[in-house]
Context: one part of a larger RNA
RNA sequence: GCCUACGAGUUACUCUUCUCUGGCAAGGUUAAGUGCUUCAGGCACGGAUCCGAAGCGAAAGCGAGUCUGAACAGGGCGUAUAGUCAGAGGAGGUAGACGCGAAACCUUGUGAUCUACCCAUGGACAGGUUGAAGGUGCGGUAACACGUACUGGAGGACCGAACCGAUAAACGUUGAAAAGUUUCCGGAUGAUCUGUGGGUAGGGGUGAAAGGCUAAUCAAACUGGGAAAUAGCUCGUACUCCCCGAAAUGUUUUUAGGAACAGCGUCGGUGUAGAGUUAUAUAGAGGUAGAGCUACUGAUUGGGUGCGGGGGAGUCAAAUCCUACCAAAUCCAGACAAACUCCGAAUGCUAUAUAAUAUAACCGGCAGUGAGGCGCGGGGUGCUAAGGUCACGCGCCGAGAGGGAAAGAACCCAGACCAUCAGCUAAGGUCCCCAAGUUACGGUUAAGUUGAACUAACGAGGUCCGAUUGCACAGACAGCUAGGAUGUUGGCUUGGAAGCAGCCAUUCAUUUAAAGAGUGCGUAACAGCUCACUAGUCGAGCGAUCGGGCAUGGAUAAUAAACGGGCAUUAAACCGUACACCGAAGCUAUGGGAUUGAAAUAUAUCGGUAGGGGAGCAUUCUAUGUGCAGUGAAGGUAUCUGGUAAUGGGUGCUGGAGCGCAUAGAAAAGCAAAUGUAGGC
Numbered sequence: 001g002c003c004u005a006c007g008a009g010u011u012a013c014u015c016u017u018c019u020c021u022g023g024c025a026a027g028g029u030u031a032a033g034u035g036c037u038u039c040a041g042g043c044a045c046g047g048a049u050c051c052g053a054a055g056c057g058a059a060a061g062c063g064a065g066u067c068u069g070a071a072c073a074g075g076g077c078g079u080a081u082a083g084u085c086a087g088a089g090g091a092g093g094u095a096g097a098c099g100c101g102a103a104a105c106c107u108u109g110u111g112a113u114c115u116a117c118c119c120a121u122g123g124a125c126a127g128g129u130u131g132a133a134g135g136u137g138c139g140g141u142a143a144c145a146c147g148u149a150c151u152g153g154a155g156g157a158c159c160g161a162a163c164c165g166a167u168a169a170a171c172g173u174u175g176a177a178a179a180g181u182u183u184c185c186g187g188a189u190g191a192u193c194u195g196u197g198g199g200u201a202g203g204g205g206u207g208a209a210a211g212g213c214u215a216a217u218c219a220a221a222c223u224g225g226g227a228a229a230u231a232g233c234u235c236g237u238a239c240u241c242c243c244c245g246a247a248a249u250g251u252u253u254u255u256a257g258g259a260a261c262a263g264c265g266u267c268g269g270u271g272u273a274g275a276g277u278u279a280u281a282u283a284g285a286g287g288u289a290g291a292g293c294u295a296c297u298g299a300u301u302g303g304g305u306g307c308g309g310g311g312g313a314g315u316c317a318a319a320u321c322c323u324a325c326c327a328a329a330u331c332c333a334g335a336c337a338a339a340c341u342c343c344g345a346a347u348g349c350u351a352u353a354u355a356a357u358a359u360a361a362c363c364g365g366c367a368g369u370g371a372g373g374c375g376c377g378g379g380g381u382g383c384u385a386a387g388g389u390c391a392c393g394c395g396c397c398g399a400g401a402g403g404g405a406a407a408g409a410a411c412c413c414a415g416a417c418c419a420u421c422a423g424c425u426a427a428g429g430u431c432c433c434c435a436a437g438u439u440a441c442g443g444u445u446a447a448g449u450u451g452a453a454c455u456a457a458c459g460a461g462g463u464c465c466g467a468u469u470g471c472a473c474a475g476a477c478a479g480c481u482a483g484g485a486u487g488u489u490g491g492c493u494u495g496g497a498a499g500c501a502g503c504c505a506u507u508c509a510u511u512u513a514a515a516g517a518g519u520g521c522g523u524a525a526c527a528g529c530u531c532a533c534u535a536g537u538c539g540a541g542c543g544a545u546c547g548g549g550c551a552u553g554g555a556u557a558a559u560a561a562a563c564g565g566g567c568a569u570u571a572a573a574c575c576g577u578a579c580a581c582c583g584a585a586g587c588u589a590u591g592g593g594a595u596u597g598a599a600a601u602a603u604a605u606c607g608g609u610a611g612g613g614g615a616g617c618a619u620u621c622u623a624u625g626u627g628c629a630g631u632g633a634a635g636g637u638a639u640c641u642g643g644u645a646a647u648g649g650g651u652g653c654u655g656g657a658g659c660g661c662a663u664a665g666a667a668a669a670g671c672a673a674a675u676g677u678a679g680g681c
């Protein structure tokens, strides 16, 4: 992992409530028990009890009323009747109460054969080394002291086996082993190691202290019991079909992943009435969007006037004067506001009328939900950040399949009762993968831009289109040829300044076809080259500015890896126009089913999680009735077949003794999941 078997809303109650069925009914009903009997869903007694028929008040009490109150007021609760017993079902309560699951708590005991410490009594420590005190001899001293040699054999001494340990690394890690192996390593006469017997026991022991150890278990051992502890938590919860179908909100909560009440679902009932919904019209309330502000409040830019102030002047003080300073108020022009408004929509809301449709409301049973999410719109918050967060409106997912977007909860299209080798369309597509145009016409792009993620400021004679304007056959623009002069080296400045370092200027005048007191390069200064400007040549368009389209640089991330791929260039790209076609569970067609309904036809409806309601299938047993079976029951297996489904039936083979069907009743009544339990493979 698979298979088989087992495996979870049960049972009890003189409990509560609702629905259905039946009996009796202002009543209903017996319990224990007793008697009888055909011994069984028996019959008869038994009226204790309980519920109901009257309530109100704390009570005395009064009573269709009563309480409060001074009240004959007002108000509260009642009165205008239907109950009760039994059975079945839906819920609740009390019980383990749908099943499995703690960590823990308490209590009775069992453990020191492991291990910690202690007590008693035994045992063990190869070999080698070092050489303390003491002693003796000699030397030495007045005597000691002291020196030296030998002796001696001390030590939590040294090296190192057994023994005890466990430093480093490797191996091992479903191991040879639930702690080991190999090599290296520490102690090895000691606070040493060890045998045997004994002691200390669970909030207790023991601990050279690590919360260590206390039998592979320790921040409180193990075993039985309380005990099915409790679990607002996790997981699981078993056959079918049909109808409807949510919520993720509000208030409160030692409350926030739980709950109560309300909201939203479903089933039954009530029965007024058009109260619900939609559309149109009309009438209203309102202060949003917008707009506006010499209409307020506040904020605000420039200018004019300028109270007041600052600074300067003024002979102490002042008057007074000046001021490219600040500036109230006011005027002109401009402009801002969620907590500004002289104004002011659309939509929405309310009411009425008309039309369409079939809901809405109330009472009762049963729920689930009370983590929501994304997109779009207008907002708050945040950084006009977030797949952020908060509330509002709409849609969708949730609980929604199908087609498109390569792939994708939510985007676009569209809401799946069933069948069909029929048709039409939506979004989106039509070269191939891949169904349908290599369709037609007109443009654009040269960047593979692009071909379904996204990109800026800024740059650029890319290219196309439009507008405005200037020049041009009296010859433009570009090129080429020629000229581009003179007063003059203008004046000043300067070492120099001659068109060209800088300053000044009435930058003037002359000759001219034209030529600046000079556009740039250049020189120390000149020179030189060149431009403006002019003529000739050439022969038809040439410049400037603005706007738009498509391209281009800007452009940096880890596979060539962001057209889905192949690939595509007058396109298979982009912008338009047009006609075809493809394309879904949409719509249509044909056939069939179900729901609603007394019923037929027709119409309408039939996606669905939590959840509510309805109808059935199968299993085991019981009762009554009726059947089958050695001419082969159940079970197994192969195959055929009926039913919308759960499932029913036939036949062959196997098997070898029991088993159905109909109608009722009763349940140990259906498995894929619970890291489910047991067995097998």
Stems, first nucleotide, its partner, number of pairs: 001681006011095003015092010027051002033045004055062002065077004098236002101233001105226003109222002116200009125190001127159003130155001134151006163187003168183004202218001204214003239616006249262005263369002265366006275359001276357009290343001291341002297337002301333005308326002310323004372397006379390003402413003417592004422588003428582003431566003437579001439578006450568002458553002462550010479537005485510003490504003516531001520529002593606003617670001619667010635654008
Large-subunit ribosomal RNA, domain II from Pedobacter terrae, 681 nucleotides, folded computationally. The coordinates come from a structure-prediction model, not an experiment, and the mean pLDDT is 83. Its Rfam family is "Bacterial large subunit ribosomal RNA". Lineage of the source: Bacteria > Sphingobacteriia > Sphingobacteriales > Sphingobacteriaceae > Pedobacter.